[in-house]
Context: one part of a larger RNA
RNA sequence: CGCUGGAGGCUUGAGAGGAGUCGUCCCUAGUACGAGAGGACCGGGACGAACAGACCGCUGGUGUAUCAGUCGUCGUGCCAACGGCGCUGCUGAUUAGCUACGUCUGGACGGGAUAACCGCUGAAAGCAUCUAAGCGGGAAGCCCACCUCGAGAUGAGGCUUCCCAUCCCCUCGAGGGAGUAAGGGCCGUGGGAGACCACCACGUUGAUAGGCGGGACGUGCAAGCGUGGCAACGCGUUCAGCGGACCCGUACUAAUUGCCCGAGGU
Repeated sequence: CGCUGGAGGCUUGAGAGGAGUCGUCCCUAGUACGAGAGGACCGGGACGAACAGACCGCUGGUGUAUCAGUCGUCGUGCCAACGGCGCUGCUGAUUAGCUACGUCUGGACGGGAUAACCGCUGAAAGCAUCUAAGCGGGAAGCCCACCUCGAGAUGAGGCUUCCCAUCCCCUCGAGGGAGUAAGGGCCGUGGGAGACCACCACGUUGAUAGGCGGGACGUGCAAGCGUGGCAACGCGUUCAGCGGACCCGUACUAAUUGCCCGAGGU
RNA backbone atom coordinates (compact mmCIF):
# COMPACT_ATOMS: atom_id res chain seq x y z
C1' C A 1 0.00 0.00 0.00
C1' G A 2 -3.73 -3.56 -1.02
C1' C A 3 -7.98 -6.65 0.62
C1' U A 4 -14.24 -1.40 -1.61
C1' G A 5 -16.97 2.46 5.43
C1' G A 6 -13.84 2.44 10.06
C1' A A 7 -12.42 -0.70 14.23
C1' G A 8 -11.71 -5.04 18.40
C1' G A 9 -11.75 -10.32 19.09
C1' C A 10 -12.11 -15.43 17.44
C1' U A 11 -11.23 -18.52 13.34
C1' U A 12 -11.41 -21.80 8.23
C1' G A 13 -7.17 -24.05 5.82
C1' A A 14 -5.56 -23.41 -0.22
C1' G A 15 -0.59 -24.13 0.39
C1' A A 16 4.38 -24.82 2.67
C1' G A 17 7.86 -26.90 6.09
C1' G A 18 9.15 -30.69 9.90
C1' A A 19 9.02 -35.63 11.68
C1' G A 20 9.56 -40.66 9.36
C1' U A 21 15.65 -44.28 11.89
C1' C A 22 17.86 -48.63 13.96
C1' G A 23 19.48 -52.47 17.52
C1' U A 24 19.62 -56.24 21.49
C1' C A 25 17.07 -59.54 24.68
C1' C A 26 12.68 -62.48 26.39
C1' C A 27 7.96 -65.31 25.40
C1' U A 28 5.63 -68.18 21.66
C1' A A 29 9.59 -72.47 21.35
C1' G A 30 14.37 -75.54 21.70
C1' U A 31 8.22 -75.73 18.79
C1' A A 32 7.75 -76.05 12.88
C1' C A 33 11.92 -77.76 9.89
C1' G A 34 16.31 -80.98 10.21
C1' A A 35 19.87 -87.49 10.58
C1' G A 36 22.34 -84.13 13.47
C1' A A 37 24.58 -79.59 14.06
C1' G A 38 21.49 -76.00 14.19
C1' G A 39 16.99 -73.39 14.31
C1' A A 40 12.49 -70.07 12.49
C1' C A 41 7.91 -67.44 9.95
C1' C A 42 3.43 -65.19 12.26
C1' G A 43 2.24 -62.85 16.94
C1' G A 44 3.33 -60.62 21.87
C1' G A 45 6.60 -58.16 25.51
C1' A A 46 11.04 -55.64 27.67
C1' C A 47 15.37 -52.64 27.40
C1' G A 48 18.36 -49.47 24.58
C1' A A 49 21.33 -46.27 20.64
C1' A A 50 21.37 -41.97 17.83
C1' C A 51 18.08 -37.98 16.51
C1' A A 52 14.24 -34.22 17.77
C1' G A 53 11.17 -31.13 21.09
C1' A A 54 10.23 -29.31 25.95
C1' C A 55 11.71 -28.44 30.96
C1' C A 56 14.92 -27.34 35.66
C1' G A 57 11.69 -31.12 40.65
C1' C A 58 16.36 -34.53 40.77
C1' U A 59 22.04 -35.01 39.52
C1' G A 60 25.64 -31.61 37.86
C1' G A 61 27.72 -26.91 35.27
C1' U A 62 27.72 -21.63 35.38
C1' G A 63 26.39 -18.09 38.76
C1' U A 64 32.56 -11.00 37.74
C1' A A 65 26.22 -6.64 41.94
C1' U A 66 25.40 -13.25 47.45
C1' C A 67 28.12 -14.91 52.03
C1' A A 68 32.58 -16.43 54.26
C1' G A 69 38.03 -17.41 54.76
C1' U A 70 42.77 -15.58 53.46
C1' C A 71 47.97 -13.22 51.18
C1' G A 72 50.49 -8.52 49.79
C1' U A 73 49.95 -3.38 49.58
C1' C A 74 47.62 1.59 49.79
C1' G A 75 43.93 4.50 52.21
C1' U A 76 39.97 6.01 56.08
C1' G A 77 44.96 10.03 61.87
C1' C A 78 46.15 5.55 65.29
C1' C A 79 43.91 0.57 67.79
C1' A A 80 39.90 -2.05 66.23
C1' A A 81 36.72 -2.19 62.15
C1' C A 82 36.30 -1.34 57.05
C1' G A 83 37.28 0.18 51.72
C1' G A 84 40.43 0.15 46.95
C1' C A 85 43.98 -2.66 43.83
C1' G A 86 46.32 -7.27 42.68
C1' C A 87 42.67 -12.47 36.57
C1' U A 88 36.33 -11.81 40.15
C1' G A 89 43.68 -11.19 43.88
C1' C A 90 43.24 -16.28 45.50
C1' U A 91 40.12 -20.03 47.91
C1' G A 92 35.33 -22.57 49.81
C1' A A 93 30.22 -22.52 49.23
C1' U A 94 25.97 -20.57 46.40
C1' U A 95 19.61 -18.12 45.14
C1' A A 96 17.33 -16.81 40.52
C1' G A 97 18.18 -17.25 35.45
C1' C A 98 20.60 -19.88 31.56
C1' U A 99 21.88 -24.89 30.94
C1' A A 100 23.49 -30.93 29.96
C1' C A 101 26.34 -34.55 31.80
C1' G A 102 19.99 -34.31 34.18
C1' U A 103 14.47 -35.29 33.46
C1' C A 104 10.10 -36.01 30.47
C1' U A 105 8.03 -36.81 25.73
C1' G A 106 8.12 -38.24 20.35
C1' G A 107 8.81 -41.63 15.66
C1' A A 108 3.32 -44.44 16.53
C1' C A 109 -1.90 -46.51 16.30
C1' G A 110 -5.24 -46.33 12.44
C1' G A 111 -7.66 -45.29 7.52
C1' G A 112 -7.32 -44.77 1.95
C1' A A 113 -5.07 -45.63 -2.90
C1' U A 114 -0.99 -48.46 -4.83
C1' A A 115 4.42 -51.04 -6.55
C1' A A 116 6.72 -55.66 -7.41
C1' C A 117 4.11 -59.80 -6.39
C1' C A 118 -0.16 -63.31 -4.88
C1' G A 119 -5.26 -64.28 -6.21
C1' C A 120 -11.13 -64.73 -7.58
C1' U A 121 -14.37 -64.91 -11.55
C1' G A 122 -13.51 -64.79 -16.89
C1' A A 123 -13.83 -64.57 -22.33
C1' A A 124 -11.47 -63.25 -26.98
C1' A A 125 -9.48 -68.65 -28.30
C1' G A 126 -15.83 -74.74 -26.32
C1' C A 127 -9.44 -75.65 -23.34
C1' A A 128 -6.20 -72.67 -20.61
C1' U A 129 -5.38 -67.75 -18.73
C1' C A 130 -4.90 -62.58 -12.32
C1' U A 131 -7.35 -59.05 -17.49
C1' A A 132 -9.60 -57.90 -22.13
C1' A A 133 -15.19 -56.22 -18.79
C1' G A 134 -15.37 -56.95 -13.38
C1' C A 135 -13.55 -58.01 -8.03
C1' G A 136 -9.85 -58.92 -3.89
C1' G A 137 -4.98 -59.05 -1.20
C1' G A 138 -0.31 -56.55 -0.92
C1' A A 139 5.32 -52.13 1.25
C1' A A 140 9.84 -48.53 6.04
C1' G A 141 7.42 -45.92 0.13
C1' C A 142 2.40 -42.27 -1.71
C1' C A 143 -2.30 -39.54 0.40
C1' C A 144 -4.52 -38.68 5.24
C1' A A 145 -3.47 -38.98 10.24
C1' C A 146 1.00 -36.17 14.13
C1' C A 147 3.91 -31.07 14.94
C1' U A 148 4.75 -25.89 13.04
C1' C A 149 3.71 -21.75 9.75
C1' G A 150 -0.22 -20.20 6.96
C1' A A 151 -6.09 -15.30 3.63
C1' G A 152 -0.58 -10.64 -0.33
C1' A A 153 -4.94 -17.90 -0.83
C1' U A 154 -4.74 -10.09 -5.12
C1' G A 155 -9.20 -16.42 -5.66
C1' A A 156 -6.94 -11.16 -0.32
C1' G A 157 -12.23 -16.15 2.89
C1' G A 158 -15.68 -16.85 7.48
C1' C A 159 -18.03 -15.71 12.41
C1' U A 160 -18.92 -12.24 16.24
C1' U A 161 -18.94 -7.50 18.75
C1' C A 162 -18.38 -2.02 18.61
C1' C A 163 -18.92 3.01 15.89
C1' C A 164 -22.20 6.03 13.21
C1' A A 165 -24.33 9.25 8.79
C1' U A 166 -21.17 15.94 11.22
C1' C A 167 -19.04 20.59 8.93
C1' C A 168 -16.54 23.45 4.76
C1' C A 169 -14.94 23.88 -0.48
C1' C A 170 -15.55 22.36 -5.58
C1' U A 171 -14.39 21.90 -12.15
C1' C A 172 -19.44 18.25 -8.91
C1' G A 173 -16.80 12.93 -9.75
C1' A A 174 -16.09 6.52 -6.09
C1' G A 175 -13.63 14.72 -5.77
C1' G A 176 -10.68 17.73 -2.01
C1' G A 177 -10.30 19.34 3.08
C1' A A 178 -11.58 19.70 8.59
C1' G A 179 -13.16 18.18 13.45
C1' U A 180 -14.74 13.66 15.64
C1' A A 181 -16.89 8.13 16.86
C1' A A 182 -15.58 3.02 18.01
C1' G A 183 -10.71 2.22 18.27
C1' G A 184 -5.44 2.91 17.76
C1' G A 185 -0.89 5.34 18.65
C1' C A 186 2.69 8.75 20.94
C1' C A 187 4.55 8.98 26.03
C1' G A 188 5.71 6.56 30.81
C1' U A 189 6.69 1.95 34.47
C1' G A 190 8.36 -2.78 33.14
C1' G A 191 8.78 -8.08 31.29
C1' G A 192 12.04 -15.99 31.42
C1' A A 193 9.42 -10.83 25.22
C1' G A 194 13.47 -8.91 22.70
C1' A A 195 19.55 -6.87 18.14
C1' C A 196 16.14 -2.51 16.55
C1' C A 197 11.22 -3.11 15.75
C1' A A 198 7.64 -6.36 17.31
C1' C A 199 5.04 -9.10 21.31
C1' C A 200 3.03 -9.14 26.52
C1' A A 201 1.63 -6.68 31.47
C1' C A 202 0.54 -2.09 33.72
C1' G A 203 -0.29 3.50 33.86
C1' U A 204 -3.66 6.19 40.35
C1' U A 205 -10.78 3.02 39.20
C1' G A 206 -3.01 1.28 39.83
C1' A A 207 0.86 -3.81 42.53
C1' U A 208 4.15 -2.27 36.25
C1' A A 209 9.19 -1.41 38.28
C1' G A 210 11.97 0.49 42.43
C1' G A 211 11.82 1.15 47.75
C1' C A 212 9.97 -0.83 52.29
C1' G A 213 7.85 -5.16 55.42
C1' G A 214 7.51 -10.43 55.92
C1' G A 215 8.98 -15.20 53.97
C1' A A 216 11.94 -18.63 51.16
C1' C A 217 16.79 -19.58 49.99
C1' G A 218 22.33 -18.80 50.40
C1' U A 219 26.39 -18.17 53.45
C1' G A 220 27.75 -20.11 58.37
C1' C A 221 27.85 -17.55 63.75
C1' A A 222 28.90 -10.28 62.42
C1' A A 223 30.35 -5.84 65.03
C1' G A 224 30.55 -4.26 69.97
C1' C A 225 30.93 -5.90 74.82
C1' G A 226 31.97 -9.64 78.46
C1' U A 227 35.12 -13.66 79.75
C1' G A 228 39.63 -17.24 79.60
C1' G A 229 44.74 -17.05 77.87
C1' C A 230 51.64 -13.85 78.33
C1' A A 231 50.06 -14.33 73.31
C1' A A 232 48.28 -16.35 68.61
C1' C A 233 43.42 -17.11 69.72
C1' G A 234 39.13 -19.55 72.13
C1' C A 235 34.25 -19.18 74.42
C1' G A 236 29.48 -16.46 75.49
C1' U A 237 26.00 -12.93 73.81
C1' U A 238 24.63 -15.76 68.50
C1' C A 239 20.89 -21.44 64.24
C1' A A 240 24.15 -14.85 64.63
C1' G A 241 25.15 -10.96 61.07
C1' C A 242 24.84 -10.01 56.03
C1' G A 243 22.56 -10.83 51.39
C1' G A 244 21.37 -10.22 43.58
C1' A A 245 17.63 -11.96 40.43
C1' C A 246 12.73 -15.97 44.03
C1' C A 247 7.37 -15.77 46.76
C1' C A 248 3.61 -12.79 49.30
C1' G A 249 2.24 -8.07 50.81
C1' U A 250 2.41 -2.63 51.07
C1' A A 251 1.01 3.35 47.09
C1' C A 252 6.48 5.60 50.08
C1' U A 253 8.84 6.90 44.76
C1' A A 254 7.99 6.79 39.42
C1' A A 255 3.92 5.36 35.62
C1' U A 256 1.45 13.18 36.14
C1' U A 257 -0.96 16.34 32.96
C1' G A 258 -1.57 15.56 28.04
C1' C A 259 -0.93 15.22 22.54
C1' C A 260 -1.71 12.85 17.74
C1' C A 261 -4.11 9.55 14.29
C1' G A 262 -8.62 7.54 13.11
C1' A A 263 -15.40 6.31 9.26
C1' G A 264 -19.25 9.13 6.49
C1' G A 265 -19.65 3.92 2.94
C1' U A 266 -22.13 0.56 -4.91
Notes
Predicted 3D model of a 266-nucleotide part of an RNA (large-subunit ribosomal RNA, domain VI) from an Actinomycetota bacterium. The sequence was found in a public genome assembly.